[in-house]
RNA sequence: CCCCUUUAUUAAGCGCCUGGACUUGAAAUAUAGUUGACGAGGUUGCUGGUCAUCGAAAGAUUCGGCGGAUGCCAGCACGGUCGAGGGACCGACAGAGUAGAUAAAAAGUUCCAGCGAUGGAAUAACAGAGAAUGCUCAGCCCUCCAU
Numbered sequence: 001c002c003c004c005u006u007u008a009u010u011a012a013g014c015g016c017c018u019g020g021a022c023u024u025g026a027a028a029u030a031u032a033g034u035u036g037a038c039g040a041g042g043u044u045g046c047u048g049g050u051c052a053u054c055g056a057a058a059g060a061u062u063c064g065g066c067g068g069a070u071g072c073c074a075g076c077a078c079g080g081u082c083g084a085g086g087g088a089c090c091g092a093c094a095g096a097g098u099a100g101a102u103a104a105a106a107a108g109u110u111c112c113a114g115c116g117a118u119g120g121a122a123u124a125a126c127a128g129a130g131a132a133u134g135c136u137c138a139g140c141c142c143u144c145c146a147u
Stems, first nucleotide, its partner, number of pairs: 014067004019063001020035004038055003044077007078091004083144005095137005108123006
């Protein structure tokens, strides 16, 4: 320096494939391949529970299954709300309501890879949840401490 193996990491609408479907092939029951949901948004920690948010497109095997997961609910802990504790409301953008800009990928088109199923890249336009921001309201109650 190279190769192999193992472990860890990377990835979180994410990963995987002993079913199915599809390709090549005489044959996939040939030990080979492909597919298996498009992005947006989303994390204080632990435990338990739960078919975990939003829309696009389509009407397709996007069937079926396994695992994981930032959601939600409950409990506890920690933290924020300008002294401390309890309550209440929240989660490091740390009170509630309301209005709400910009902004997606798939599809299509072009190019690239592959015998092929199919995969990758580029690209104008088009969502909803959420949210920048504006406005309104609330910024409290009990006890204690200090002045």
Source information
The prediction has a mean pLDDT of 77. Predicted 3D model of a 147-nucleotide RNA (glmS glucosamine-6-phosphate activated ribozyme aptamer). Rfam family: glmS glucosamine-6-phosphate activated ribozyme aptamer. Rfam classes the family as a riboswitch.